[in-house]
Molecule: SAM riboswitch aptamer (S box leader)
Organism: Hymenobacter oligotrophus
């Protein structure tokens, strides 16, 4: 780098350094940011995926080991479909629009396990 496979509406910040963008991409939007954002680096937490420990036969607990993360739902939409609205036209229905909700997908992230 790839394949599989699970989770992704919850949780957790301060000090130093540095100096302008930055929030994965396309395209909108919406937000952080010289009251210093982003990013390293120290401490500090949260968390419980892997291992540890404990305890149980039904899925619990710990927490100084490896990871991971600590603005916002993976920041939201984007593609499909239902359902609520809403506009326009109809004999019946059909069309748009994409405002809100829900569900699938893609796409990324992260973990374990594989080549």
């Nucleotide at each position: 780098u790839g394949c599989u496979u699970a989770u992704c509406c919850a949780g957790a910040a301060a000090g130093a350094c540095u100096g302008a963008g930055g929030g994965a991409c396309u395209g909108g939007g919406c937000c952080c940011g010289a009251c210093g954002a982003c990013g390293u680096c120290u401490u500090a937490g949260c968390a419980a995926c892997c291992g540890g420990c404990c305890a149980u036969u039904g899925c619990g607990g710990c927490a100084a080991g490896g990871u991971g993360c600590u603005a916002a739902c993976u920041c939201c939409c984007u593609u499909c479909c239902g359902a609520a609205g809403c506009c326009a036209c109809u004999a019946a229905g059909c069309g748009g629009c994409g405002u809100u909700c829900g569900g699938a997908g893609a796409a990324g992230a992260u973990g374990a396990g594989c080549g």